This is a predicted structure of a 71-nucleotide RNA (transfer RNA) from Placozoa sp. H19. Rfam family: tRNA. Its family is annotated with triplet codon-amino acid adaptor activity in the Gene Ontology. It is annotated as a transfer RNA. The same sequence occurs in records of 2 taxa.
RNA sequence: AGCCUAUAUAAUUAAAUGGUAUAAUAUCCGUUUUACAAGCGGAGUUUGAUGGUUCAAUUCCAUCUAUAGGU
Repeated sequence: AGCCUAUAUAAUUAAAUGGUAUAAUAUCCGUUUUACAAGCGGAGUUUGAUGGUUCAAUUCCAUCUAUAGGU
């Protein structure tokens, strides 16, 4: 190099078996404190890319990219 398999979701780590994408941590704001930390309340940021199927796709299919494993 080739072939096979798996994975890709928020700043990070993970949920979500076709029907409004959640949680924890982190960040920011408020509250509390003499102050800091902790606690409590709130906010913003997400489905690797391009297509296909479908009324509807994180989910199913194809290709590409990246990473990991096997050979």